[in-house]
Context: one part of a larger RNA
RNA sequence: CGUUGGAAACUUGAGGGUGAGCUGUCCUUAGUACGAGAGGACCGGGAUGGACGUAUCUCUGGUGUUCCGGUUGUCACGCCAGUGGCACUGCCGGGUAGCUAUAUACGGACGGGAUAAGCGCUGAAAGCAUCUAAGCGCGAAGCCCCCCCCAAGAUUAGGUUUCCCUGGGAACUCGAUUCCCCUAAAGGGCCGUCGGAGACUACGACGUUGAUAGGCUGGGUGUGUAAGUGCAGCAAUGCAUUGAGCUAACCAGUACUAAUUGCCCGUGAGG
Repeated sequence: CGUUGGAAACUUGAGGGUGAGCUGUCCUUAGUACGAGAGGACCGGGAUGGACGUAUCUCUGGUGUUCCGGUUGUCACGCCAGUGGCACUGCCGGGUAGCUAUAUACGGACGGGAUAAGCGCUGAAAGCAUCUAAGCGCGAAGCCCCCCCCAAGAUUAGGUUUCCCUGGGAACUCGAUUCCCCUAAAGGGCCGUCGGAGACUACGACGUUGAUAGGCUGGGUGUGUAAGUGCAGCAAUGCAUUGAGCUAACCAGUACUAAUUGCCCGUGAGG
């Protein structure tokens, strides 16, 4: 820009997809059919794996330089105590959210159609025979559907539901013309606060009629008994107060802070 008024939401599926398509073992049928025996099935039913793929983070783990603790050297805060800086995050032990696999769940199916090799029925040419010449039937992990994804720019531009707009005048070259006044809806955008969304954009949530982010409060989680004081000990240190103190990205609540005020697009019933 188009889709023939504009808008919002939900859809159909023409067409397309370097989407999927794999397979083992065991049990049963059955030690049956078959076979002298040794051995040992088709068909059908069930279970459980491998590799691959998709999704997810409840569990098991990894990471987690934004959390907690331990500890060495040194410097600083006047000293003690307590802290902070630097040393690969100084080193080390754990670990929330998120991300993640080795973790968890699920998938390949079932079924239909037309066929290949092949197997047949009927059947002549050729009184027989013959699956083939006319005709008809079966038959594969393959083909077309079925399953998953995209999809109406499918210009053949689809469908459904809902929402919105019901003024006036002038000019001439008299037209799907131009200009002026009034009016500007539904809806959309700009802008702002953000996100399990993201390179940007887009997408999604929210903007005071508000829990969108931050803060605060409570909870959870993690770490592992803070500081100060008291007691015991010459002291190192231990014990008590105390499962204490601190606690990121988690879960709620709460307008304290910031989402202010606004502006723009989009018209007037659709030749």